[in-house]
Molecule: transfer RNA
Organism: archaeon
RNA sequence: GCUGUGGUGGUGCAGUGGUAGCAUUGGAGCCUGUGGAGCUCCCGACCCGAGUUCGAAUCUCGGCCACGGCC
Numbered sequence: 001g002c003u004g005u006g007g008u009g010g011u012g013c014a015g016u017g018g019u020a021g022c023a024u025u026g027g028a029g030c031c032u033g034u035g036g037a038g039c040u041c042c043c044g045a046c047c048c049g050a051g052u053u054c055g056a057a058u059c060u061c062g063g064c065c066a067c068g069g070c071c
Stems, first nucleotide, its partner, number of pairs: 001070007010024004018054001026042005047063005
């Protein structure tokens, strides 16, 4: 340099055009002889820019970053 895959709460992952979700961490409460167990609730995210579309995390283009392959 070329090419493939990926980028989503603090962390690990779903989500193939129509409400952004799960687990865990954190906070509050309940329960308990006790809680680092169990239960309920809450907070918190779509890498950046442009385009297509009534509508984009999703499709297209460019950029950045990570990993793999080729040279």